The prediction has a mean pLDDT of 83. A computed fold for a 116-nucleotide RNA from uncultured Eubacterium sp., annotated as FMN riboswitch aptamer (RFN element). The RNAcentral record of the sequence draws on MGnify. The organism belongs to Eubacterium, within Bacteria.
């Protein structure tokens, strides 16, 4: 500089109503390390502070923080919370005729990075 860069409700059941309850199911972003959603480090989400748009809210942007889930157990090995075997367990903020990791939105966004 260019380009790419997140997956996932099938079946049943209550129900006026639910891909949001409940039972099975079904998904896993980027480096790093013996191949990772649970490890370590980001990055997103959410925020605080200072500056600028700007006189004031309020938005927005950028610099600089802050906050961030959840695994054991045996095996095999020079080495594995990664690999097999069995167990759990975890998932932003807003919406919704009814609580949503999977369904709409912010997002034709922004991004850790990855290729040429």
């Nucleotide at each position: 500089u260019u380009u790419c860069a997140g997956g996932g409700c099938g079946a049943g059941g209550u129900g006026a109503a639910a891909u949001u309850c409940c039972u099975c199911a079904c998904c896993g972003g980027c480096a790093g390390u013996a191949a990772a959603g649970u490890c370590u480090g980001c990055g997103a989400c959410c925020u605080g502070u200072u500056u600028a748009g700007u006189g004031u809210a309020u938005c927005u942007a950028a610099a600089c923080g802050g906050c961030u889930g959840a695994u054991a157990c045996g095996g095999u090995g020079a080495a594995a919370u990664u690999c097999c075997g069995u167990u759990a367990c975890c998932g932003a903020c807003g919406g919704u005729u009814a609580a949503a990791g999977u369904c709409c939105g912010g997002a034709u966004g922004g991004g850790a990075g990855a290729a040429a």